[in-house]
Model confidence (mean pLDDT): 81 of 100. A computed fold for a 106-nucleotide RNA from a Flavobacteriales bacterium, annotated as SAM riboswitch aptamer (S box leader). It was read from a public genome assembly, where an Rfam model found it.
RNA sequence: AACUUAUGAAGAAAGGUGGAGGGAUUAGGCCCUUUGAAACCUUGGCAACCUCCGUUUUCGGAAUAGGUGCCAAAUCCAAUCUGCUCUAUAGCCGAAAAGAUAAGUU
Numbered sequence: 001a002a003c004u005u006a007u008g009a010a011g012a013a014a015g016g017u018g019g020a021g022g023g024a025u026u027a028g029g030c031c032c033u034u035u036g037a038a039a040c041c042u043u044g045g046c047a048a049c050c051u052c053c054g055u056u057u058u059c060g061g062a063a064u065a066g067g068u069g070c071c072a073a074a075u076c077c078a079a080u081c082u083g084c085u086c087u088a089u090a091g092c093c094g095a096a097a098a099g100a101u102a103a104g105u106u
Base pairs, nucleotide, nucleotide: 001106002105003104004103005102006101007100013043014042015041016040017039021032022031023030026078028077029076044071045070046069049067050066051062052061053060054059075098080095081094083092084091085090
């Protein structure tokens, strides 16, 4: 890097450095941000994929130790397709695509 599978309305922030952007992508919306963005560091926390324990269909439990991940907003919303409400330039259900994380394979 590619592929496969699983998951996504839950949860969890303080300090330091820094100094203007950020929310993946997009000529959209909306939002965060000098009451300090990104990035990096420290500490803390959340979760429970791997892990561990008990059972073994699966389910329940743990977080002491370890591998990751995460700590504004639904993956912030939308974008493409189907259907519904019934005409609203709107709203809603489902699916897809893309992306994220984990585990595995090459």

It matches the Rfam family "SAM riboswitch aptamer (S box leader)". Rfam's curators write: The SAM riboswitch is found upstream of a number of genes which code for proteins involved in methionine or cysteine biosynthesis in Gram-positive bacteria.